[in-house]
Context: one part of a larger RNA
RNA sequence: CUGGGCGUAAAGCGUACGCAGGCGGUUGGUUAAGCGAGAUGUGAAAUCCCCGGGCUCAACCUGGGAACUGCAUUUCGAACUGGCCAACUAGAGUAUGAGAGAGGGUGGUAGAAUUUCAGGUGUAGCGGUGAAAUGCGUAGAGAUCUGAAGGAAUACCGAUGGCGAAGGCAGCCACCUGGUUCAAUACUGACGCUCAUGUACGAAAGCGUGGGGAGCAAACGGGAUUAGAUACCCCGGUAGUCCACGCCGUAAACGAUGUCUACUAGCAGCUCGGUUCGUCAAGAACGGUUUUGCGCAGCUAACGCGUUAAGUAGACCGCCUGGGGAGUACGGCCGCAAGGUUAAAACUC
Repeated sequence: CUGGGCGUAAAGCGUACGCAGGCGGUUGGUUAAGCGAGAUGUGAAAUCCCCGGGCUCAACCUGGGAACUGCAUUUCGAACUGGCCAACUAGAGUAUGAGAGAGGGUGGUAGAAUUUCAGGUGUAGCGGUGAAAUGCGUAGAGAUCUGAAGGAAUACCGAUGGCGAAGGCAGCCACCUGGUUCAAUACUGACGCUCAUGUACGAAAGCGUGGGGAGCAAACGGGAUUAGAUACCCCGGUAGUCCACGCCGUAAACGAUGUCUACUAGCAGCUCGGUUCGUCAAGAACGGUUUUGCGCAGCUAACGCGUUAAGUAGACCGCCUGGGGAGUACGGCCGCAAGGUUAAAACUC
């Protein structure tokens, strides 16, 4: 090098974009690099193989042949791959017309609720629990009414609903903006797929600077429980949670299932366009798109998957190779730090 794998046994990078690289639709022509055939030269000898010979045999020695699957030069071929030229429209894209959507960003605005403050009424409790206590309250709490402040989150609608590459996204309005679907035509003419290195995005927590701070709440304090209780329960409560800018770059970042393409029974729903029929109503049929539940063949160790495949194939990338040691040490790179990433061995079973 060759093998077998990657939903759950070890194994799909968190996600995307994308240079190099790999791979690449249909037709005609041309070329002859790959490819195929022939020829010539070379491929030392020994060894290996075949047929003989010599030591009584054999090992061993020895004659001849074949082989040395290679390389170079040259001639021919042109199906396939490649190069070049010309063309095509089924892949891909653009234009036009409609549409849906918590897709993203900025600014504004609304109501409910919690809390606090001020005031009124009012009096002895409130709160909390399994039961209590800490706590709050006669300096007037809790309850109730009026007003004000401030922050955060948006009940109902709401849904195996929608959108987004993933992370994720939810009151309402405006502006800016990305993607996507459908229909009928027109246009470009392979412009495509994948992608090591790279780049961008990337929940929560955490970090830096400056704001903000209602509720909640690591740490911390107190009360209980308990043999103890550095917990679970209760009363408080600071970072944080929120905003701006800059870092971090990790998650059971999960469909534990890489991306793209083609093909392979059906049934019942979902989302968003369209066409036809219909008494233009209810609805029915057809053909796209999204998504959910079953299920044939097939696959699978089984569970299960099953046109959104884990089926049948192809292209490209990533990854795995017994358990522990260990996602650790050392070194490199990145980071303010926390740490991240790359990543062993001894030893041991």
The part of an RNA shown here (small-subunit ribosomal RNA, central domain) has 349 nucleotides and comes from an uncultured bacterium. The prediction has a mean pLDDT of 89.